[in-house]
RNA sequence: GCACUUAUAGCUCAGUGGUAGAGCAACCGCCUUGUAAGCGGUAGGUCGUGGGUUCAAAUCCUACUGAGGGCACCA
Numbered sequence: 001g002c003a004c005u006u007a008u009a010g011c012u013c014a015g016u017g018g019u020a021g022a023g024c025a026a027c028c029g030c031c032u033u034g035u036a037a038g039c040g041g042u043a044g045g046u047c048g049u050g051g052g053u054u055c056a057a058a059u060c061c062u063a064c065u066g067a068g069g070g071c072a073c074c075a
Base pairs, nucleotide, nucleotide: 001071002070004068005067006066007065010024011023012022013021018055026042027041028040029039030038048064049063050062051061052060
């Protein structure tokens, strides 16, 4: 330099046009003499950033940024 994958909750990930979810973690409660485990509940997200398409975008297009590996170049 070329082409690609990826970015969503504190962490690991789902969600491929129509109200953003799960597990773990956190917090509250039940249970227990107490703790853990178990059970129930609560909170937590401008979906990497800007722009575009659309009645409607996490999702489609585009430009950037970060991460990842691949190819090429370079002795």
Transfer RNA from Acetobacter sp., 75 nucleotides, folded computationally. The RNAcentral record of the sequence draws on ENA. The coordinates come from a structure-prediction model, not an experiment, and the mean pLDDT is 82. It matches the Rfam family "tRNA". The family's RNA type in Rfam is transfer RNA. Rfam describes the family as follows. Transfer RNA (tRNA) molecules are approximately 80 nucleotides in length.